This is a predicted structure of a 363-nucleotide RNA (Bacterial RNase P class A) from a Chloroflexota bacterium. The sequence is in RNAcentral, with records from ENA.
[in-house]
RNA sequence: CAAGUAGAUCGGAUGGUCGCUCCGCGUUAUCGCGGGGAGGAAAGUCCGGGCUCCACCGGGCAAGGUGCUGGGUAAUACCCAGGAGGGGUGACCCUAUGGAAAGUGCCACAGAAACAUACCGCCAAUGGCUAGUCAAGAGCUAGUACAGGCAAGGGUGAAAUGGUGAGGUAAGAGCUCACCAGCAGCCAGGUGACUGGCUGGCUGGGCAAACCCCACCUGGAGCAAGACCAAAUAGGAGGGCGCUUGAGGUGCUCGGCCGAUGCCCUCGGGUUGGUUGCUUGACCCUGUUGGUAACAUCAGGGCUAGAUGGAUGGCCACCGUUCCAUUUGGAAUACAGAACCCGGCUUAUAGACUACUUGCCCG
Numbered sequence: 001c002a003a004g005u006a007g008a009u010c011g012g013a014u015g016g017u018c019g020c021u022c023c024g025c026g027u028u029a030u031c032g033c034g035g036g037g038a039g040g041a042a043a044g045u046c047c048g049g050g051c052u053c054c055a056c057c058g059g060g061c062a063a064g065g066u067g068c069u070g071g072g073u074a075a076u077a078c079c080c081a082g083g084a085g086g087g088g089u090g091a092c093c094c095u096a097u098g099g100a101a102a103g104u105g106c107c108a109c110a111g112a113a114a115c116a117u118a119c120c121g122c123c124a125a126u127g128g129c130u131a132g133u134c135a136a137g138a139g140c141u142a143g144u145a146c147a148g149g150c151a152a153g154g155g156u157g158a159a160a161u162g163g164u165g166a167g168g169u170a171a172g173a174g175c176u177c178a179c180c181a182g183c184a185g186c187c188a189g190g191u192g193a194c195u196g197g198c199u200g201g202c203u204g205g206g207c208a209a210a211c212c213c214c215a216c217c218u219g220g221a222g223c224a225a226g227a228c229c230a231a232a233u234a235g236g237a238g239g240g241c242g243c244u245u246g247a248g249g250u251g252c253u254c255g256g257c258c259g260a261u262g263c264c265c266u267c268g269g270g271u272u273g274g275u276u277g278c279u280u281g282a283c284c285c286u287g288u289u290g291g292u293a294a295c296a297u298c299a300g301g302g303c304u305a306g307a308u309g310g311a312u313g314g315c316c317a318c319c320g321u322u323c324c325a326u327u328u329g330g331a332a333u334a335c336a337g338a339a340c341c342c343g344g345c346u347u348a349u350a351g352a353c354u355a356c357u358u359g360c361c362c363g
Base pairs, nucleotide, nucleotide: 001359002358003357004356005355006354007353009352010351012319014317015316016315017314018313020037021036022035023034024033025032026031039335043346044345046344047343048342049341050340051222052221053220054219056256057255058254059253060252061251063218064217065216066215067214068082069081070080071079072078083097084095085094086093087092098213099212103211104210105207106206107205119154120153121150122149123148126147127146128144129143130142131141132140133139162180163179164178165177166176167175181203182202183200184199185198186197187196188195189194226276227275228274229273236267237266238265239264240263241262248258249257283302284301285300286299287298289296290295320333321332322331323330324329
């Protein structure tokens, strides 16, 4: 200098002027003064919760979710650290990472055959047949793939009775051996996933993101939840069930418990007003200690929107950053707007910053 990898990082600031909104103080003309006012993702609505309501307790079921191990957290499908497998020269990154020996099911087409096998082939050792030799027989020689032997070679396919090499054989085959892979047993290390060593010739797959099995977790509905005030209407009409022989009680079911001018359905009418919930929090910043880390304890400091046809803005100056130029300058400045709150994940993003890796050059 170039290319890359990973981020609890930043992603605009200041002054003036005009305007909007919240809070506090003053003041009662809606004016004055002071303080505050969109994010790292506010987006997606994919997860986990807080909170509110449904009276509650116990048992069972269904449905749904997660899925290597350990730790963190209020909790999680999140985060941290490891294991196994894979990618990359590397920094690093990815996960279709529980179980196929409980059962069921699927593997199209091609191919002979996909829980089962011989299409093309190879083999003259054994039996048979033919021929030669022989006086004949026996024996010997040659041929023949008929009986028989083979799954090593070729083809098909994602996958075909573990792989490579050597020996052996008629030709072959873990038939034998060496080195590997898987599986089983034993020993050692580790909290654990798992790793290492020794022995054994034991050796036909894949799919569970197929149903399923195993382990763990889960009541439902949701701020348009809920609470209060004010006002208006039609003390509306028609049905069903029920009133202690019990309707109904926010997944279903059983038991307990509560329980009546009640509960539910359809049609129709009135009210679409105001206050609250509504921002002090599992909160933020700095530091000590512990921990590899995520994070936790302790100490100190801080208060940082609360709208509701929905504010948080316009203009000017000036700075910051990036690019071009070197002449004082010119141009650009991303993705994008809170609505009960918090913790995550995912997606978008002009650029800057920090750390690390690789290559080239110079010293």
Rfam family: Bacterial RNase P class A. The family's RNA type in Rfam is ribozyme. A source record names the gene rnpB.